Background
A computed fold for a 99-nucleotide RNA from Acidovorax sp. HDW3, annotated as Glycine riboswitch aptamer. The organism belongs to Acidovorax, within Bacteria. Of the family's consensus pairs, 81% are formed in the model. Its Rfam family is "Glycine riboswitch aptamer". Rfam links the family to the GO term glycine biosynthetic process.
RNA sequence: GCGAUUCGUCAGGAGAGAGUGCCCCGCCACCCGCGUGCGGCGCCGCCGAAGGCGCAGGCCCACCGCCAAACGCUCAGGCAAAAGGACUGACAGAAGCGC
Numbered sequence: 001g002c003g004a005u006u007c008g009u010c011a012g013g014a015g016a017g018a019g020u021g022c023c024c025c026g027c028c029a030c031c032c033g034c035g036u037g038c039g040g041c042g043c044c045g046c047c048g049a050a051g052g053c054g055c056a057g058g059c060c061c062a063c064c065g066c067c068a069a070a071c072g073c074u075c076a077g078g079c080a081a082a083a084g085g086a087c088u089g090a091c092a093g094a095a096g097c098g099c
């Protein structure tokens, strides 16, 4: 100096009920009702691109062992907005690695 890796910032970034019942709160003189207030609990339905688990597959002659998917499971998470978000691009700096 170059390359890729991890961390950081910015940008992009999907899917699936703003379901339902009750409680609380607010509106209403009261009841009925309304408000979705975006609060709590339960039930049913659903999504997968945080994470996690499993296997396919790969490394090894083979075993053991290791790596392990955007495939599967859906524990967790999510199903208006917000937040999050695998992954992609850009940026500059730090750490270690290889040449």
Stems, first nucleotide, its partner, number of pairs: 001099003005095003008091005017044001019043005024037001025035003045079003051075001052073003057067003